[in-house]
RNA sequence: GCGCGUGUAGCUCAGUGGUAGAGCAUAGACCUUAUAAGUCUAGGGUCGGAGGUUCGAUCCCUCCCACGCGCA
Numbered sequence: 001g002c003g004c005g006u007g008u009a010g011c012u013c014a015g016u017g018g019u020a021g022a023g024c025a026u027a028g029a030c031c032u033u034a035u036a037a038g039u040c041u042a043g044g045g046u047c048g049g050a051g052g053u054u055c056g057a058u059c060c061c062u063c064c065c066a067c068g069c070g071c072a
Base pairs, nucleotide, nucleotide: 001071002070003069004068005067006066007065010024011023012022013021018055026042027041028040029039030038048064049063050062051061052060
């Protein structure tokens, strides 16, 4: 330099056009003599950035950024 892939909650990931979820973690409550486990609830997101297509974009297109793999 060229090609491919990944980027979504603190962490690991789902969601392939109708306005974003799960598990773990965190906080609170219940339970317990207390802790752990268990049950319930809550908080936490410019979906890497910018532009475009669309009535509508995490999703499609273009460019850029970061990381990984391959080729040279």
Molecule: transfer RNA
Organism: bacterium (Candidatus Gribaldobacteria) CG10_big_fil_rev_8_21_14_0_10_41_12